[in-house]
This record gives sequence, structure tokens and C1' cells, in this order.
RNA sequence: UUGAACAAAGGCAAACCCGUACGAAAGUCGGGGACGCAAAGCCACGGGUCUUACGUCAUGGAUUCUUUGAUGGUCAUGACCAGACAGCCGGGUUACUCAGG
Repeated sequence: UUGAACAAAGGCAAACCCGUACGAAAGUCGGGGACGCAAAGCCACGGGUCUUACGUCAUGGAUUCUUUGAUGGUCAUGACCAGACAGCCGGGUUACUCAGG
């Protein structure tokens, strides 16, 4: 520096179950478990997927007040904001063993 066929020592841990744990949720954390994994170590940088409590904006419904326009509250949808996933893909970064250069 390139790779993961073989060998060994090990490592991680999907689904699922449990919890006086955290969160609105996605999800996370801890215990059990083992489908798999040569980076299934770490980083949300690009794409993607998931969430929508709070906040902002737009549109629409019902409704209250009102002379008309409008305004406020509320509900729904969408966008943004925000959050999550590194075991979806790419990228960055660090590293054990073995093999090759």
C1' cells in the first nucleotide's frame, strides 16, 4: 500500500422478548437473544428512508366577533425548521488478523 480465499484469536449483534430508563414520535439506552457482518468501529458530508411535539409560512374546512375587508383561536394538508437511521447506498476517518506487492 492492495485485498478478504484460507487459518486462528477474538469482536459486533437483526428480528423478537423484557424495562418504575430517555423521547411527542421516529428512535435511543440497558438486559436477554442471534439473522447476519472483514469495518455491522466512528462521523449525518451527498442521496435516500422514517418522525412531525414545538415553531414559521401557505392553502383549505368548520366556527366566534364584525358594516364590508380583515383579525384571533382551532382542525386538516403541504413546505420549511427540527429530529432519527452509519445493519439503505455513496463519501470521510481510524483499526485487529491473515495474504499479496
Molecule: c-di-GMP-I-GGC riboswitch aptamer